[in-house]
RNA sequence: GGGGCAUUAGCUCAGCUGGGAGAGCGCUUCGUUCGCAUCGAAGAGGUCAGCGGUUCGAGCCCGCCAUGCUCCA
Numbered sequence: 001g002g003g004g005c006a007u008u009a010g011c012u013c014a015g016c017u018g019g020g021a022g023a024g025c026g027c028u029u030c031g032u033u034c035g036c037a038u039c040g041a042a043g044a045g046g047u048c049a050g051c052g053g054u055u056c057g058a059g060c061c062c063g064c065c066a067u068g069c070u071c072c073a
Base pairs, nucleotide, nucleotide: 001072002071003070004069005068006067007066010025011024012023013022019056027043028042029041030040031039050064051063052062053061
């Protein structure tokens, strides 16, 4: 220098053909208990790495850029 993959909640990750942003764990509150744990219920938490484009509509498609991993030289 060139190719590929990844980037979504605090962490690990899903998101199927472009239309509802989600799960598990963690966190908060409540219930259960003499108390803790377990279990149950409710809730908070997101500029979908960033910028731009296409589209009525983008996490998803296109371009650029950043970071990490990897392959080639």
Model confidence (mean pLDDT): 83 of 100. A computed fold for a 73-nucleotide RNA from a Bacilli bacterium, annotated as transfer RNA. The sequence was found in a public genome assembly. Its Rfam family is "tRNA". Rfam classes the family as a transfer RNA.